[in-house]
Predicted 3D model of a 94-nucleotide RNA (c-di-GMP-I riboswitch aptamer) from a Clostridia bacterium. NCBI's taxonomy places the organism under Bacteria, Bacillati, Bacillota, Clostridia. Its mean pLDDT, the model's own confidence on a scale to 100, is 86.

This record gives sequence, C1' cells and structure tokens, in this order.
RNA sequence: GUCCGCUCAGGGCAAACCUGCCGAAAGGCAGGGGCGCAAAGCCGCGGGUCUAAGGCUCUAAGACGCUUAGAGCUAUGACGGCCGGGCUGCCGGU
Repeated sequence: GUCCGCUCAGGGCAAACCUGCCGAAAGGCAGGGGCGCAAAGCCGCGGGUCUAAGGCUCUAAGACGCUUAGAGCUAUGACGGCCGGGCUGCCGGU
C1' cells in the first nucleotide's frame, strides 16, 4: 500500500419507544433508551421514499375578479439507519 472483518484494545454512533420543545406536515432538536452499525463519519451528487405549507387545475356552495369546503398535481421541505456515487478514517488480520 491492497484486500478483508474471524479474533483483540480503546472507544464511537444510536432504531423502536417515552418526555419536553420546534414544525402545516413529513420530520427535527435535547434528555432517557438500545434495535442495530466497521464507516450508522463527512458531502447531499444520481435514483428512491415521505410530506404538501405555498402554488396551479377541477368540483360544489355562497355574498361569484372573491370566500369556504373537497379532490388531483407539484419541493423550494424532509429521510439519507432505502440503494448507488465522491472524500476521509480507528483497530486487527493479510
């Protein structure tokens, strides 16, 4: 240096769930918790998924350039512990 994660050390991260706060929601943050993770570190680049405040379209009613209710589409929102990509990295084996 390459590849690998059977074994070792020091450790690291933290799913569900609970509490509080933030958010329209998806979800996030903090504390508890611990299912798992050798990149479950970083980027958020491609795909995917979730949500739909706002916007657009349609329908209905009304006080009809408007309002209310419902439906559909939409990411500029989110996940990234769904898959892939880029960068970096501990220990051990080889």